This is a predicted structure of a 118-nucleotide RNA (Glycine riboswitch aptamer) from Azospirillum sp. TSO35-2. The sequence was found by an Rfam model in a public genome assembly. The prediction has a mean pLDDT of 77. Its Rfam family is "Glycine riboswitch aptamer". Rfam links the family to the GO term glycine biosynthetic process.

[in-house]
RNA sequence: AUGAUCCCUCGCGGGAGAGAUCGUCCGGGAGCUCGUCGCAAAUCGGCAGGUUCACGGGCGGCGCCGAAGGAGCAACCGCCCCCGGAAACUCUCAGGCAAAAGGACCGCAAGGGGAUAA
Numbered sequence: 001a002u003g004a005u006c007c008c009u010c011g012c013g014g015g016a017g018a019g020a021u022c023g024u025c026c027g028g029g030a031g032c033u034c035g036u037c038g039c040a041a042a043u044c045g046g047c048a049g050g051u052u053c054a055c056g057g058g059c060g061g062c063g064c065c066g067a068a069g070g071a072g073c074a075a076c077c078g079c080c081c082c083c084g085g086a087a088a089c090u091c092u093c094a095g096g097c098a099a100a101a102g103g104a105c106c107g108c109a110a111g112g113g114g115a116u117a118a
Base pairs, nucleotide, nucleotide: 002118006113007112008111009110011108012107013106014105019062021061022060023059024058025057026056027055029053030052031051032050033049035047036046037045038044063097064096065095069093070091071090072089076085077084078083
């Protein structure tokens, strides 16, 4: 001087599980119905009420999931103890339970940091 492995960041690809649950409120949309107005008239247009349906969101209930995050313990490691670190295990606070989004982890490529082996 170069420099695997290691760490961080960014991009791309893959990426599981569990109710499209029940109730209520809000929002606009579609359908039906009714009243009123415009008009010569209407199957047209405007406005208001009722109702049904799906969608989005808030709140609450029951059921469930674990692979954001978080917490706990352990094999193990740091030095014998204390203490500390520590999982894809456990708990479900959080998060999630159609799609979308997210997603531990894996692969590829690039950049940055440090520098052991060689």
NCBI's taxonomy places the organism under Bacteria, Pseudomonadati, Alphaproteobacteria, Azospirillaceae, Azospirillum.